This is a predicted structure of a 370-nucleotide RNA (Bacterial RNase P class A) from a Chitinophagaceae bacterium.
């Protein structure tokens, strides 16, 4: 210098004219007018997680359902983030990058094609027995071949009719115990035991957690209205009363038990409204600096106030400049082209997805020079 990957940041500027929403001030009976200031994002998106906030619920028990799952830290919280451990994959391999993580020593199911067989392994093969000598055996064998994504712990020796963890030695994997390191996951060493697959985003098991609904929440004001009509069920009983029993139906937003309420309930077909204010813009807030920490993150000081629409404002046009690419060039420049993804709706923290172009940093590689 170039190429690739990753992360962070930016993601057009100026002027003029015409328009839109809101704040404040002034004028106006009012409609409104004038001045002033402010006016989309890194994802405002998907609405996938987690919270704030609001309302309802808040006798209980059991079952079901859903989510999560190595360890530590971080946070208001999280399934996020940071750091670590182990396994697998990949590369240019003391390492970097990527992916994954409870249990397949409880049980059930499933494992395409190929293959004899996908988990009660005999197709070829090896050995044994019988016999009519090329056949038979519901005989033995998992060493060799072949199929497959996956085929029964590797090598060597002993052993055997042939073989085999059948036995032994050295390994491999897993579990248990001890010692050492570490907060822990885990790792190292020693000893013992076991070794015939995979799959849990198949059912399932274990552990932990979860009340429901969402700003169309919710509160207030204004306006309007049908206590009408039809059908079904119930409106009952005892008592002087107090009260008791029964009861259609309803609540405990899945089910059951259980508990509570109970004079109206359910269906059909209709009537009215669809305006305003608050919630709603000062907050887990923004910027800068310092400190603690490997980091995520936290703490402190100083400074700042930064959209608020409701069918939904934040725009359009013109000129110049910037940047990308292509072509031309008299190397001064010129011409053309493009300038992304997208658009707040109660608010935050994340994740995921989309994105023209640019800047910086880190890592890796290539080439050259010192």
């Nucleotide at each position: 210098a170039c190429u690739g990957c990753a992360a962070a940041c930016c993601a057009g500027g100026u002027u003029a004219u015409c328009g839109c929403u809101c704040u404040u001030c002034g004028c106006c009976u009012g409609c409104g007018c004038g001045a002033u200031g402010a006016g989309a994002g890194g994802a405002a998106a998907g609405u996938c997680c987690g919270g704030a906030c609001a309302g309802c619920a808040u006798a209980g028990a059991g079952c079901a359902a859903c989510a999560c799952a190595c360890c530590g830290g971080u946070u208001a919280a999280c399934g996020g983030c940071c750091g670590g451990u182990c396994a697998c994959g990949u590369c240019u391999u003391u390492g970097g990058c990527g992916u994954g993580a409870a249990g397949a020593g409880a049980g059930u199911g499933c494992c395409a094609c190929a293959g004899a067989a996908a988990a009660u392994a005999a197709c070829c093969g090896u050995c044994c027995g019988c016999c009519u000598c090329g056949g038979c055996g519901a005989g033995a064998c998992a060493a060799g071949g072949g199929u497959g994504a996956a085929a029964a712990u590797g090598u060597g020796a002993g052993g055997u009719a042939a073989g085999a963890g059948c036995u032994c030695a050295c390994g491999g994997u897993g579990c248990c115990g001890g010692c050492a390191a570490g907060u822990a996951a885990u790792u190292g060493c020693c000893g013992g035991c076991a070794c015939g697959g995979g799959u849990a985003a198949a059912c399932c098991u274990u552990g932990u957690g979860u009340g429901c609904u969402g700003c169309a929440a919710u509160g207030c004001c204004a306006c309007g209205u049908a206590u009408a009509u039809c059908a079904g069920c119930g409106a009952c009983c005892c008592g002087a009363a107090a009260g008791g029993g029964a009861a259609a139906g309803g609540g405990c937003g899945g089910c059951u038990c259980g508990c509570c309420c109970g004079a109206g309930c359910u269906g059909a077909a209709g009537g009215g409204u669809a305006g305003g204010c608050a919630g709603c813009a000062a907050g887990a807030u923004u910027g800068u600096u310092g400190c603690a920490g490997u980091a995520a993150u936290g703490c402190a000081a100083c400074a700042g106030c930064c959209a608020g629409a409701u069918a939904a404002a934040u725009g359009a046009u013109a000129a110049c400049c910037g940047c990308u690419c292509a072509c031309c060039u008299c190397c001064g420049g010129g011409u053309g082209u493009g300038u992304a993804c997208a658009g707040a709706a109660u608010c935050c923290g994340g994740c995921u997805u989309a994105c023209a172009g640019g800047u910086u940093u880190g890592c890796a590689g290539u080439a050259a020079a010192u």
The coordinates come from a structure-prediction model, not an experiment, and the mean pLDDT is 76. Rfam family: Bacterial RNase P class A. Its family is annotated with tRNA processing, dimeric ribonuclease P complex and ribonuclease P activity in the Gene Ontology.